[in-house]
Model confidence (mean pLDDT): 82 of 100. This is a predicted structure of a 463-nucleotide part of an RNA (small-subunit ribosomal RNA, 3' major domain) from a metagenome. Rfam family: Bacterial small subunit ribosomal RNA. Gene Ontology terms of the family: structural constituent of ribosome and ribosome. The RNAcentral record of the full RNA draws on SILVA.

Context: one part of a larger RNA
RNA sequence: UGACGGGUCCCCGCACAAGCAGCGGAGCGCGUGGUUCAAUUCGAGCUACGCGAAGAACCUUACCAGGGUUUGACAUGCUGGUGGUAGGAACAUGAAAGUGAACCGACCCUUCGGGGAGCCAGCACAGGUGCUGCAUGGCUGUCGUCAGCUCGUGCCGUGAGGUGUUAGGUUAAGUCCUGUAACGAGCGCAACCCUCGUCGUUAGUUAUACGUGUCUAGCGAGACUGCCGGUGAUAAGCCGGAGGAAGGCGGGGAUGACGUCAAGUCAGCAUGGCCUUUAUAUCCUGGGCUACACACACGCUACAAUGGCCGGUACAAUGGGUCGCCAAGCCGUGAGGCGGAGCCAAUCCUUCAAAGCCGGUCUCAGUUCGGAUUGCAGGCUGCAACUCGCCUGCAUGAAGUCGGAGUUGCUAGUAACCGCGCGUCAGCAACAGUGCGGUGAAUACGUUCCCGGGGAUUGUACA
Numbered sequence: 001u002g003a004c005g006g007g008u009c010c011c012c013g014c015a016c017a018a019g020c021a022g023c024g025g026a027g028c029g030c031g032u033g034g035u036u037c038a039a040u041u042c043g044a045g046c047u048a049c050g051c052g053a054a055g056a057a058c059c060u061u062a063c064c065a066g067g068g069u070u071u072g073a074c075a076u077g078c079u080g081g082u083g084g085u086a087g088g089a090a091c092a093u094g095a096a097a098g099u100g101a102a103c104c105g106a107c108c109c110u111u112c113g114g115g116g117a118g119c120c121a122g123c124a125c126a127g128g129u130g131c132u133g134c135a136u137g138g139c140u141g142u143c144g145u146c147a148g149c150u151c152g153u154g155c156c157g158u159g160a161g162g163u164g165u166u167a168g169g170u171u172a173a174g175u176c177c178u179g180u181a182a183c184g185a186g187c188g189c190a191a192c193c194c195u196c197g198u199c200g201u202u203a204g205u206u207a208u209a210c211g212u213g214u215c216u217a218g219c220g221a222g223a224c225u226g227c228c229g230g231u232g233a234u235a236a237g238c239c240g241g242a243g244g245a246a247g248g249c250g251g252g253g254a255u256g257a258c259g260u261c262a263a264g265u266c267a268g269c270a271u272g273g274c275c276u277u278u279a280u281a282u283c284c285u286g287g288g289c290u291a292c293a294c295a296c297a298c299g300c301u302a303c304a305a306u307g308g309c310c311g312g313u314a315c316a317a318u319g320g321g322u323c324g325c326c327a328a329g330c331c332g333u334g335a336g337g338c339g340g341a342g343c344c345a346a347u348c349c350u351u352c353a354a355a356g357c358c359g360g361u362c363u364c365a366g367u368u369c370g371g372a373u374u375g376c377a378g379g380c381u382g383c384a385a386c387u388c389g390c391c392u393g394c395a396u397g398a399a400g401u402c403g404g405a406g407u408u409g410c411u412a413g414u415a416a417c418c419g420c421g422c423g424u425c426a427g428c429a430a431c432a433g434u435g436c437g438g439u440g441a442a443u444a445c446g447u448u449c450c451c452g453g454g455g456a457u458u459g460u461a462c463a
Stems, first nucleotide, its partner, number of pairs: 001463002003460003007457007015447002019410005026301004031296003034292002042052002063287007072125001076124007087104002091100003107116003127276002130274003136270002138265003141261001143259001148187006154163003167178003193253004198221007207212001224247001227241005303403001307362007319350003324343002329338003369400001374395007416439007
């Protein structure tokens, strides 16, 4: 000087407390551990576990079994060869890959010698999701959007170093003020950027009740403790008020200092070294990644009457669309099929939002709750749904009556509840992820305690 303390003091954070909804019990989904397996490919304390994976039937695919190839699935160069050559290909064999092969049969330049391309052989080499993240780049997580981390000159100290950065206030903030052997400065904070909320204005494809201006997307205004009162050191600020769409950082996003964890990733990519080269490369068929006594993480659906079912009826926003979105109409109980209008889209389609509201029914029961599981019959995608897809109808109707110790999220248009879109994608195991709107709360006395963090100080046999 740091680090640490079941030392002290000050401060902060959904950290506790106060509340609301959950998880932990059930069924199912999904990830992981374990076990099993020919293989169940690989990687990851807090910061791995609906994570890499924004889509495992084949492919993907890296794993396993079997069958093939060996200058190779892919790149460049050199040498030699090659006109019935390159290319195509009946046929045979085979699970395919591959192997063999009758037959057909070329191109460009040319000084007419040949050269090029292609192919074959050979040589250099290719290839490797093989190892090392403790050899690395890049990127990322975490402390933490915490308020810190430093420098120049000066001053103090033999020196390591200190001072500044401490102190009194204040702030979300090393934010600002005052004081001060310090005076300044940099990276961070804040602001500048995007978005939402108000108004004005410009333009208008679209919408329209043809008046418009909802809306769309550009420009501008607006908020600054600016005004008033109180408080305070007359400061910074704090409290209350006015006006205002908005008030003291207006809400949200992007933005992550010096560094820490030899943190993560050699399997995204790049890359040193090592290893492999008829195999650790590569192609194919099939299987596996989907196994199942069990354990854990994260979710979905419930256990019901603030509810279930039936009928009627109302109101969104974000997005996506030409190998696409697909209207009307018809068929089917339905999934879906036929059909073909419109749309390269503010124009057409997706597109009926659902919870809600009105009426009816059920009357507390393992039920008209709950929907697992299973049987049968179908639909769709796709070469192909046995292993192993999704959906529909009929039947079946399991556990479950609110969950032990413990534990998670959230402070407002938030939680909770409700549906809708999108990416990936042929299809889909999405109950996931990421957005969008609809309905819309409760509580915060307070900082003693738990966890994490910042500052000062103190102790130390630690560095």